Source information: This is a predicted structure of a 328-nucleotide part of an RNA (large-subunit ribosomal RNA, domain IV) from Dolichospermum sp. Rfam family: Bacterial large subunit ribosomal RNA. The organism belongs to Dolichospermum, within Bacteria.

[in-house]
Context: one part of a larger RNA
RNA sequence: CUCUCUCUAAGGAACUCGGCAAAAUGGCCCCGUAACUUCGGAAGAAGGGGUGCCCACUGCAUAAGUGGGUCGCAGUGAAGAGAUCCAAGCGACUGUUUACCAAAAACACAGGUCUCCGCUAACUCGCAAGAGGACGUAUGGGGGCUGACGCCUGCCCAGUGCCGGAAGGUUAAGGAAGCUGGUCAGCGAAAGUGAAGCUGGCAACCGAAGCCCCGGUGAACGGCGGCCGUAACUAUAACGGUCCUAAGGUAGCGAAAUUCCUUGUCGGGUAAGUUCCGACCCGCACGAACCGCGUAACAAUUAGAGCACUGUCUCGACGAAGGACCCG
Numbered sequence: 001c002u003c004u005c006u007c008u009a010a011g012g013a014a015c016u017c018g019g020c021a022a023a024a025u026g027g028c029c030c031c032g033u034a035a036c037u038u039c040g041g042a043a044g045a046a047g048g049g050g051u052g053c054c055c056a057c058u059g060c061a062u063a064a065g066u067g068g069g070u071c072g073c074a075g076u077g078a079a080g081a082g083a084u085c086c087a088a089g090c091g092a093c094u095g096u097u098u099a100c101c102a103a104a105a106a107c108a109c110a111g112g113u114c115u116c117c118g119c120u121a122a123c124u125c126g127c128a129a130g131a132g133g134a135c136g137u138a139u140g141g142g143g144g145c146u147g148a149c150g151c152c153u154g155c156c157c158a159g160u161g162c163c164g165g166a167a168g169g170u171u172a173a174g175g176a177a178g179c180u181g182g183u184c185a186g187c188g189a190a191a192g193u194g195a196a197g198c199u200g201g202c203a204a205c206c207g208a209a210g211c212c213c214c215g216g217u218g219a220a221c222g223g224c225g226g227c228c229g230u231a232a233c234u235a236u237a238a239c240g241g242u243c244c245u246a247a248g249g250u251a252g253c254g255a256a257a258u259u260c261c262u263u264g265u266c267g268g269g270u271a272a273g274u275u276c277c278g279a280c281c282c283g284c285a286c287g288a289a290c291c292g293c294g295u296a297a298c299a300a301u302u303a304g305a306g307c308a309c310u311g312u313c314u315c316g317a318c319g320a321a322g323g324a325c326c327c328g
Stems, first nucleotide, its partner, number of pairs: 001323002004320002008316001010314002014312001019309001027051005036041001038148001052070007071075001084306001086304001088302002091298001095107002111146007123132003149294003154224003159221002161217005168212003174206002178202006186193002225243005252286001253283001264280005
């Protein structure tokens, strides 16, 4: 010096991205216990007191209790054995996950909703046979989205998708009247004409779904405006005008896991706070099942603030075992 430990004056987070690490708390008995709450919880909340041994009494008792006595610095005498509180974000919860850098706010989840499927079900695997679905049958099964619970879930069907419709337009194979070419009997002196058949071409007309078309549909994919003016201080604009649109963002929330400008402004906490909490609303670029806003409980979750406690630090120091080093 390194590793693992013990201890440390005064201070006590000044360390640091961050109390990381360490310290602290700790069993049992008694007292006591707030907001909030889904009345279950929160809760071991918090916060206090006790704890050995001996004698007597109560007692079934070597439980427990009462009284008295007694020893030590110390009695769950060693070891093992919650720290806690305040207020936010996210996710309801227990669970699951990147075997070997991520355990989470990601996945799942009960619950909600849409949609498909009447059974030889839909759907999936397979070339098929066949199998799963299911020895099930719509209170069932498949798929999508959302994700406990509470309050809710606005407007737009123009585009795209899906569902329904069938009058009209368009439309394939196929059929097909008719027209036409080639060939070839016959006719003709020749030019030519030319039946039937065979073989080509064109083709009126008939011909389904689809598409066009007509409707519906958003917990389908999705979308949810601009400019100008206006009130008796000023400012602002309940109000008006105008243009555009399928319709112009409702409730709620909002500098947010979303705010660029931005350390926005005000308030709180600190002596001092780019973080944090509460507000404001000018939302660059929130917003309602890619759900919106709340929410008790929960968490090796994320951010902030206390109390206790400490060698994290001021700032180091002493010690122990091992290594390093020397000899063999």